Transfer RNA from Exiguobacterium flavidum, 71 nucleotides, folded computationally. Rfam family: tRNA. Its family is annotated with triplet codon-amino acid adaptor activity in the Gene Ontology.
[in-house]
RNA sequence: AGGGGCAUAGUUUAGCGGUAGAACUACGGUCUCCAAAACCGUCAGCGCGGGUUCGAUUCCUGCUGCCCCUG
Numbered sequence: 001a002g003g004g005g006c007a008u009a010g011u012u013u014a015g016c017g018g019u020a021g022a023a024c025u026a027c028g029g030u031c032u033c034c035a036a037a038a039c040c041g042u043c044a045g046c047g048c049g050g051g052u053u054c055g056a057u058u059c060c061u062g063c064u065g066c067c068c069c070u071g
Base pairs, nucleotide, nucleotide: 001070002069003068004067005066006065007064010024011023012022013021018054026042027041028040029039030038047063048062049061050060051059
């Protein structure tokens, strides 16, 4: 320099254009003499900017960051 992939909660991740889900963590509660475990609940998220569309996490595009390949 060229090509490809990825970016969703604190972490690991699902999501065929129509209400963003789960697990773990954290916090609260039940239970217990206390704690752990178990059970119930709560908090928390679409990298940034444009475009297409009635509607974008999803499609297109630029940028940023990370990873891989070629030279």
The prediction has a mean pLDDT of 84.